Context: one part of a larger RNA
RNA sequence: CCGACGUUAGGGAAUUCGGCAAGUUAGUUCCGUACGUUCGCAAUAAGGAAUGCCUGCCCCAGGCGGGGCAGGUCGCAGUGUCUUGGGCGCUCCGACUGUCUAGUAACAACACAGGUGACCGCAAAUCCGCAAGGACUCGUACGGUCACUGAAUCCUGCCCAGUGCGGGUAUCUGAACACCUCGUACAAGAGGACGAAGGACCCGUCAACGGCGGGGUAACUAUGACCCUCUUAAGGUAGCGUAGUACCUUGCCGCUUCAGUAGCGGCUUGCAUGAAUGGAUCAACGAGAGCGCCACUGUCCCAACGUUGGACCCG
Numbered sequence: 001c002c003g004a005c006g007u008u009a010g011g012g013a014a015u016u017c018g019g020c021a022a023g024u025u026a027g028u029u030c031c032g033u034a035c036g037u038u039c040g041c042a043a044u045a046a047g048g049a050a051u052g053c054c055u056g057c058c059c060c061a062g063g064c065g066g067g068g069c070a071g072g073u074c075g076c077a078g079u080g081u082c083u084u085g086g087g088c089g090c091u092c093c094g095a096c097u098g099u100c101u102a103g104u105a106a107c108a109a110c111a112c113a114g115g116u117g118a119c120c121g122c123a124a125a126u127c128c129g130c131a132a133g134g135a136c137u138c139g140u141a142c143g144g145u146c147a148c149u150g151a152a153u154c155c156u157g158c159c160c161a162g163u164g165c166g167g168g169u170a171u172c173u174g175a176a177c178a179c180c181u182c183g184u185a186c187a188a189g190a191g192g193a194c195g196a197a198g199g200a201c202c203c204g205u206c207a208a209c210g211g212c213g214g215g216g217u218a219a220c221u222a223u224g225a226c227c228c229u230c231u232u233a234a235g236g237u238a239g240c241g242u243a244g245u246a247c248c249u250u251g252c253c254g255c256u257u258c259a260g261u262a263g264c265g266g267c268u269u270g271c272a273u274g275a276a277u278g279g280a281u282c283a284a285c286g287a288g289a290g291c292g293c294c295a296c297u298g299u300c301c302c303a304a305c306g307u308u309g310g311a312c313c314c315g
Stems, first nucleotide, its partner, number of pairs: 001310008010301002014299001019296001027051005036041001038151001052073009074078001086294007093286002098110002114149007126135003153280003157212003162209002164205005171200003179192004213229004239273001240270001251267005
């Protein structure tokens, strides 16, 4: 000096990106227990008291054992070692238990119950195989397959113009073969007629892919109840909002701190939020992310000493 460990006066997070690490708490019995809530929880909430040994006695009991009363006694300390939750509050995300990158990622990602749409009547739809054949299935729409969303609660607005998908179709377009005409001693070839799917055209469909403007206007100003429709189908509804989304931005106000680009609560024309690419909210849950408070501590002020194993030195 390195590794592992122990103790430390006074202070107590001043350390640090961050209480990382360490420490605190801890068992059992009794008392007591808030906000919130889907009434199940939250909850071992929080907070407090007791705890050893000896003697005598009471109750329950078949037994092991359990519950209780009185007296005494020792220690600094009685779950005396070991074993053995630190707690509380606010917010975000995901409802939850679960799953995952064997060997840098355990998460807000995947899954999930629930919701919705599409296809399919079984010799089905979907999938594997060139085929024979096979899976679903020795199942049958209260079933199976495909896709999206992701508990519950309150909801899910407008647009079918584009691109898909489904249906229809008088007419138009629409290949080859076969047919007709011309041509060729035969052919080749040219033209015509017929005309499938598809397309044009029409209709439907957004929990299909997706999209959801601009300008003008009130007798101070500002704002715009109101009006117009140039571009194209409609002009973003309810909500939420400086957001895990906001460039300007450390937005503005308030709370917290001596001091707060953090956090929380409001406001909010939002560069570029927004409704199953789900919107909002949310009890419980989380080795998830951010912030604060109490307790506690060698994280630090500021180091010191000790134990042990190395390195190192000598032999």

Large-subunit ribosomal RNA, domain IV from Halolamina pelagica, 315 nucleotides, folded computationally. Its mean pLDDT, the model's own confidence on a scale to 100, is 86.